Context: one part of a larger RNA
């Protein structure tokens, strides 16, 4: 890992609701006691329930209590009991496994840590301290030198403690070892044998170390099925309905409790729900500036102003403030003003099955995305919190390549039938290489990633000038003169700056468009004329469709691919494909109506009609297993088990038959449960 077995809502006491039954002369027995063919029967009202309530009670009583009230209110004026099975509630281990833990008693110092008692161990080698002699020196004291000596938690380094670093191992030789290195190695040293000290307790040169591979409280038993708002799990079918991820409170926020959503069973009986008419109230969108309050632009006022700036002063003048006025504008917390929709009422209508009370039972309160209205953010998130609608959850099928929450559509079964939605119709791959009129040249596009910005790409529909009295583009010529305009400056000559920006000559020429120079000059342009010559030419927008902007990590890789100039875009049309939609044939089942039949509180059969996706969940109806009763059968001419095979049935499953097994087993109606396994890191055996 697989396979087999075994493994989880039980049992009792209490009350409650449903179902069925038993007595109703109310009802029911408990202890216990006789009988018994030991399964049971039969007696046994003590006591419970019921038969009257109201009151705090004393108390009255079909009435009582308030209370001064004969008034009002308030609870009452009345039938039960008991069995059984069902479903839930309480209280117990309570569906079923799981802690870390709590407390008591006991068992451990053969491992370790400390002490205690009495043994044992430490190769060699170095160093050479106190002291002691001797020899010199010296008035002493006392120095110097040499020999002796042989101290030390002294050195070096074997035994023997330890274990610093690296390596190995790492299903190990080993639950801490090897190997190389390394630190003591006469000590606060190492060790044998014996005693000693313990669970909030010991011991501890202290690491919360270490008290038998167990320590921040050992170990083994009991309390003990401690307790788990948490994790896991919880076994047979088939029908009917079918949620909810919000509210309020909570030591509450991943739990609970009440509502609110779901079912089941009684009632009431159109009281819902949608549409129309009619009557209602809003202050949202918008709009707007009447108020508030914000912000532009203008003008005027103001014995409003610290300011600047002129100017000797007076004063002007600017700038700030405030305030009308005008002109245009902003607002969730402005409103003169104002929908749509939704909400309230209530008539009528048609459809559709709803609505509400009462009880049994629930599950649910972690939501997800989408569209539209909003708040937080960055008009940021597959973001956050409202609100309103779909979806999903709990929804399958078609389409979106793939892809819970987008489009389409809501599976009862079966058909090698039909028509059709989204969406599609060259091939992949079912349908059009479809009609008809544009547009695109970029592989743009080909359903779904791109900006600001830049574009004599190309397409339409305009609008304004110029133009055979010659346009625009080219060419050719010319572009002067007062003048080097004045300032400034070293220089400023059309062309550093600053101020004017005029005259003349002319066919036309700026006190000058750039380029150039220290500055001049050089060369150009504005204008101008000639030439040339046009169904033309400029300009400044508009629109559709394109271009450039446009860079990322394995490998095209941002049409689903092939590939396409349509098989791209845009408009209109026609045909076809296309779903578990619809229709069609045929079954099945649920509910409600109606008819007929039967052993009429119920079942069947025909009809019509409207269903029948479904997780938590709720309701009914069944299969199968063991056992009991009672009736009834099978079996050595082969029971159960085991293995094929055929068939009934919607399904749990049953029927028949080979083989194979060698002795038990059914069926029918009741009834009892140790009553169904794939999961639990599930137990236990086998492989």
């Nucleotide at each position: 890992g697989c396979c087999a077995a075994c493994g989880a809502g039980u049992u009792u006491a209490u009350g409650u609701a449903u179902a069925u039954c038993c007595u109703u002369u109310g009802u029911u027995u408990a202890a216990c006691u006789u009988c018994u063919a030991c399964g049971g029967a039969a007696g046994g009202a003590a006591g419970g329930c019921g038969u009257a309530g109201c009151g705090a009670a004393a108390g009255c009583g079909a009435g009582u209590g308030u209370u001064a009230a004969u008034a009002g209110c308030g609870c009452g004026u009345u039938u039960a009991g008991g069995a059984u099975a069902u479903g839930g509630a309480u209280a117990a281990g309570a569906c079923c496994c799981g802690a870390a833990g709590c407390c008591a008693g006991a068992u451990g110092a053969g491992c370790u840590u400390g002490c205690c008692a009495u043994g044992g161990g430490c190769a060699g080698g170095g160093u050479g301290a106190a002291c002691c002699c001797u020899a010199c020196c010296g008035a002493a004291a006392g120095g110097u030198a040499g020999g002796g000596g042989g101290a030390g938690g002294c050195c070096c380094g074997c035994a023997c403690c330890g274990u610093u670093a690296g390596g190995u191992c790492g299903u190990u030789u080993a639950a801490c070892g090897c190997c190389u290195u390394c630190g003591g190695a006469u000590g606060a040293c190492c060790u044998g044998u014996g005693g000693u000290a313990a669970g909030g307790a010991g011991u501890g040169a202290a690491a919360a170390g270490c008290u038998a591979a167990u320590c921040g409280a050992a170990u083994c038993u009991g309390g003990u099925a401690a307790u788990a708002g948490c994790u896991g799990g919880u076994u047979c079918u088939c029908u009917c309905c079918g949620a909810a991820a919000u509210a309020g409170u909570u030591u509450u926020u991943g739990g609970a409790c009440u509502a609110g959503c779901c079912u089941u069973g009684a009632g009431u009986g159109u009281u819902u729900a949608u549409g129309u008419g009619u009557g209602g109230g809003g202050g949202u969108a918008g709009a707007g500036c009447a108020c508030u309050g914000g912000a532009u632009g203008g003008u005027c006022u103001g014995a409003g102003u610290a300011g600047g700036a002129g100017g000797a002063a007076a004063c002007u003048u600017c700038g700030c403030c405030a305030g009308a006025c005008c002109a245009a504008u902003c607002a969730a917390a402005c409103u003169c003003c104002g929908a749509a929709u939704a909400c309230c009422a209530u008539a009528c209508a048609a459809u559709a099955u709803a609505a509400c009370u009462c009880a049994g039972g629930a599950g649910u309160u972690a939501g997800a995305c989408u569209g539209c209205g909003g708040g937080g953010g960055c008009u940021a998130a597959g973001c956050u919190c409202c609100g309103u609608g779909g979806u999903c959850a709990a929804a399958a099928g078609g389409g979106a390549a793939a892809c819970a929450g987008c489009c389409c559509u809501a599976a009862u079964c079966g058909c090698a039938a039909a028509c059709u939605a989204a969406g599609g119709u060259c091939c992949c791959a079912a349908a059009a290489u479809u009609u008809a009129c544009g547009c695109u040249a970029a592989g743009u596009g080909c359903a779904u990633g791109c900006a600001a910005g830049g574009u004599a790409g190309u397409a339409u529909a305009g609008u304004g000038c110029c133009a055979u009295a010659g346009a625009c583009a080219g060419a050719u010529a010319g572009g002067a003169g007062g003048u080097g305009g004045g300032c400034u400056u070293a220089g400023a000559g059309g062309u550093a700056g600053c101020c004017a920006u005029c005259c003349u000559u002319u066919a036309a020429a700026g006190a000058g468009u750039g380029u150039g120079u220290a500055a001049c000059a050089a060369c150009u342009c504005a204008c101008u004329a000639u030439u040339c010559a046009a169904u033309g030419g400029c300009a400044a927008g508009a629109u559709g469709c394109g271009c450039c902007g446009a860079g990322a990590a394995u490998g095209u890789a941002a049409c689903g691919g092939g590939g396409c100039u349509a098989a791209g875009c845009g408009u209109a049309g026609u045909a076809c494909c296309g779903a578990a939609g619809u229709u069609g044939c045929g079954g099945a089942u649920u509910u409600a109506u109606a008819u007929u039949u039967u052993u009429u509180u119920a079942a069947a059969a025909u009809a019509u009609a409207a269903g029948u996706g479904g997780u938590a969940g709720g309701a009914g109806a069944g299969c199968g297993u063991u056992c009991u009763a009672u009736a009834u059968g099978c079996a050595c001419u082969g029971a159960a088990g085991g293995u094929g095979a055929u068939u009934u049935g919607u399904g749990a499953a049953a029927a028949u038959u080979g083989c194979u097994g060698g002795a038990g087993c059914g069926u029918a109606u009741a009834g009892a449960a140790g009553u169904g396994a794939g999961a639990a890191u599930g137990u236990u055996g086998g492989c």